[in-house]
Context: one part of a larger RNA
């Protein structure tokens, strides 16, 4: 001297653009954050609306089927490890979406929903009955699959439309994209006051299990593997790009933003699916909390606000899908605390402003003084001038892509124009012995108290307190903390 997710002390006019629980992965009230689709499906109720009064149309709960809830959002406990980062490799898989060929025949039996009984305080069932579909079943048929071959084996759904048109779909394989699994080479803290570690451990052979190689599992042989080039053990930690800092090498860091990974109250587990061993999905176990009629049941903020605690500390229980992108859908839409935006905080950068010009042999004051004067000081006061900013009143965008129509921000903001009364609304902090720009006087008397190092104070203190001037920075200024 930089530098920060800072914090404290004082002061504090204004605007752009970042940023903002670094502690307790502690607990958590409330309200939100994944849901869509009626052009897959039947049948009931609500409303509203037409009329031929029992039928149509329209919206809307609920159920069955789909597709998505594995993405977006968070936080960093765990991890010294093929996690990460680099650079290969091969024995995988990939729903939606390009693309290529061929198909979409023929039949069956359920079951929610509703309806009846009927348990239970409630979550939430049970009984019988009755229906539908692209939900299930079974046949066929087949460039694929299994196999050395005979030969075995796998499919499918429709809907909208006046319609043989079209348009969305279904189904088998092929090929491509995109994602993802896996293996390897290297690089990746600190301790020897850790020196010896390993029994699926190491390797073979069969078989199993995976989408896929392999001790990845088992059976059975064989004794190997790893270590002072630091095994093993224990501490610490996510990891990169990068930030910082320095000429540089290094060194310190991994907040925001980007990639990867790991976690979702603590443990374990598979289920569903292309994908999850799954934040806002099941199971089981525990600790916590709430609810019960004591029988038995609920929950999970490391999403967005916000609340206790903790801390030195860190915001609003906002508005709004208008733009981006994201799910559903033929589409209209619709959901969407991702996002976009306002809101707080001088937390950090940038940027403006607090007037300019003139004005005395230099007022009053105030401070020192050798009593003359110095010195605050062109500072003020006056005299001319602007009007950023401020207040008022008008015009007023872009951002909307997609000829119409859509803007949360903003019941008109950025931005201009006028206008208003007067420079009018607007400067502080730290320091002044050296190091280090900045010197005097009064108090005080090793006392009170300074201090970053030397070191000041015991009666003339430039070093403690005040006053006066000066120095330096500036909407800041010191301090402290960390770290080059």
């Nucleotide at each position: 001297g930089g530098a920060u997710g800072a914090a404290c002390g004082c002061u504090g006019g204004c605007g752009g653009u970042a940023u903002g629980c670094c502690u307790a992965a502690c607990a958590c009230a409330u309200g939100c954050a994944a849901g869509u689709u009626g052009u897959a499906c039947g049948a009931u109720c609500u409303g509203a609306g037409g009329c031929u009064u029992g039928c149509c149309u329209c919206a809307g709960a609920a159920g069955u089927a789909g597709c998505g809830g594995a993405c977006g959002g968070g936080u960093g406990a765990g991890u010294a490890a093929c996690g990460c980062g680099u650079g290969a490799g091969a024995a995988c898989c990939u729903a939606c979406c390009u693309u290529u060929u061929g198909g979409u025949u023929g039949g069956g039996a359920a079951u929610a929903a509703c309806a009846u009984u009927u348990g239970g305080a409630a979550a939430c069932g049970a009984u019988u009955g009755c229906u539908a579909a692209a939900a299930c079943c079974c046949a066929a048929u087949a460039u694929g699959c299994u196999g050395a071959g005979g030969a075995g084996u796998a499919a499918a759904a429709a809907g909208c439309g006046a319609a043989a048109a079209g348009c969305u779909g279904c189904c088998a394989a092929g090929a491509g994209a995109c994602g993802g699994g896996c293996u390897c080479g290297c690089g990746u803290c600190u301790g020897a006051u850790u020196a010896g570690c390993u029994a699926g451990u190491u390797g073979g052979u069969a078989a199993g299990a995976u989408a896929a190689a392999a001790g990845c599992u088992u059976a059975c042989c064989a004794a190997g593997g790893c270590a002072u080039u630091g095994a093993u053990c224990a501490g610490u930690a996510g990891c990169u790009g990068g930030u910082u800092u320095g000429a540089g090498a290094g060194g310190a860091u991994g907040g925001c933003c980007a990639g990867c990974c790991a976690c979702a109250c603590u443990g374990g587990g598979a289920c569903u699916g292309a994908g999850a061993c799954a934040c806002g999905g099941c199971c089981c176990a525990g600790a916590u909390u709430c609810c019960u009629a004591c029988g038995g049941g609920a929950a999970g903020c490391a999403g967005c606000a916000g609340u206790g605690a903790g801390g030195a500390a860190u915001u609003u229980u906002c508005c709004g899908c208008a733009a981006u992108g994201g799910g559903c859908g033929a589409a209209a839409g619709c959901c969407u605390g991702a996002c976009g935006g306002a809101g707080c905080g001088a937390u950090a950068c940038c940027g403006c402003g607090u007037g300019g010009a003139g004005g005395a042999a230099g007022a009053c004051g105030g401070c020192g003084c050798u009593c003359g004067c110095g010195u605050u000081g062109u500072a003020a006061a006056c005299u001319c001038c602007u009007u950023u900013u401020a207040a008022u009143a008008g015009a007023g965008a872009a951002g909307a892509a997609a000829u119409u129509c859509u803007g949360a921000c903003a019941u008109g903001u950025a931005u201009c124009u006028a206008u208003u009364g007067u420079a009018a609304u607007a400067a502080g902090c730290a320091u002044c012995g050296g190091c280090u720009a900045a010197c005097u006087c009064c108090g005080u008397g090793c006392c009170a108290g300074c201090a970053g190092c030397c070191g000041c104070g015991g009666u003339a203190a430039u070093a403690c307190g005040g006053g006066a001037g000066g120095u330096g920075c500036a909407a800041a200024c010191g301090u402290u903390a960390c770290u080059c």

This is a predicted structure of a 484-nucleotide part of an RNA (small-subunit ribosomal RNA, 5' domain) from uncultured Pyramimonadales. The full RNA is in RNAcentral, with records from ENA. The prediction has a mean pLDDT of 83. It matches the Rfam family "Bacterial small subunit ribosomal RNA". The family is grouped with related families in Rfam's "SSU clan".